This is a predicted structure of an 87-nucleotide RNA (c-di-GMP-I riboswitch aptamer) from Steroidobacter gossypii. The organism belongs to Steroidobacter, within Bacteria.
RNA sequence: ACAUCACCAGGGCAUAACCGUCGAAAGACGGCGACGCAAAGCCUCCGGUCCUUGACGGCGCAAGCCGGGGAUAGCGGGGUUGCCGGC
Numbered sequence: 001a002c003a004u005c006a007c008c009a010g011g012g013c014a015u016a017a018c019c020g021u022c023g024a025a026a027g028a029c030g031g032c033g034a035c036g037c038a039a040a041g042c043c044u045c046c047g048g049u050c051c052u053u054g055a056c057g058g059c060g061c062a063a064g065c066c067g068g069g070g071a072u073a074g075c076g077g078g079g080u081u082g083c084c085g086g087c
Stems, first nucleotide, its partner, number of pairs: 005085001012037002018031005035074001041080003045077003048072005056067004
């Protein structure tokens, strides 16, 4: 320098539930807590799933549908960056 991660050591993240705040909602953030995670670090580019009257457009008698918008990176793919140790 390249490749690699079964095992060992140190360290990291934090599911559900509960409490608080925010939001129309999905959900987010903080606390507590560990189901799990080797990228469960970061990015909505692609697919999926969920929410949407609180605001916007179209169709419809209506129910609703479509667009648009939002959420999820712990649904998958893709992109990007990367610590410690062993061999």